[in-house]
């Protein structure tokens, strides 16, 4: 340095042009129980990596950066 791939809630991930983005798993009340665990019910949590672009409309397309992982080549 080139190719691919990926970046979406604390964490493990889905979704992939249509308004107000979900799922377990964490958290925080409650309920239940002598008390906990299990269960069950409800609540908060998201700049969907950052700009730019196409579009009526981008979380999803394209292009650049940035980060991350995989591979190959360079130099010593």
């Nucleotide at each position: 340095g080139c190719g691919c791939c990926c970046g979406u809630a604390g964490c493990u991930c889905a979704g992939g042009g249509g308004a107000u983005a979900g799922a377990g798993u964490g958290a925080u009340g409650g309920c239940c129980u002598c008390c906990g665990a299990a269960g069950c019910c409800a609540u908060a949590g998201g700049u969907c990596g950052c700009g730019c672009g196409u579009u009526c409309g981008a979380u999803u397309c394209g292009c650049g950066c940035c980060g991350g992982g995989c591979g190959c080549g360079c130099c010593a």
Molecule: transfer RNA
Organism: Betaproteobacteria bacterium